Notes
Transfer RNA from an Archaeoglobaceae archaeon, 74 nucleotides, folded computationally. Its Rfam family is "tRNA". Rfam classes the family as a transfer RNA. The sequence was found in a public genome assembly.
RNA sequence: GGGCUCGUAGCUCAGCCUGGUAGAGCGCCGCCUUUGCAAGGCGGAGGCCGCGGGUUCAAAUCCCGCCGAGUCCA
Numbered sequence: 001g002g003g004c005u006c007g008u009a010g011c012u013c014a015g016c017c018u019g020g021u022a023g024a025g026c027g028c029c030g031c032c033u034u035u036g037c038a039a040g041g042c043g044g045a046g047g048c049c050g051c052g053g054g055u056u057c058a059a060a061u062c063c064c065g066c067c068g069a070g071u072c073c074a
Stems, first nucleotide, its partner, number of pairs: 001073007010026004020057001028044005050066005
């Protein structure tokens, strides 16, 4: 330098193919339960979907560029 894969909640990931307005588990906070802790139950907070642009009534999703990570080739 080139090819491929990936980037979504604090962490690990799904959703992308086939556009309809964002989820799970763990973690965190509150309450119940306990002498207390853990476990368990109920509730809650937490997201410019890497960045910019394009297409569209509508983009995490499709297209282009860039940035970053991994991997392969040179």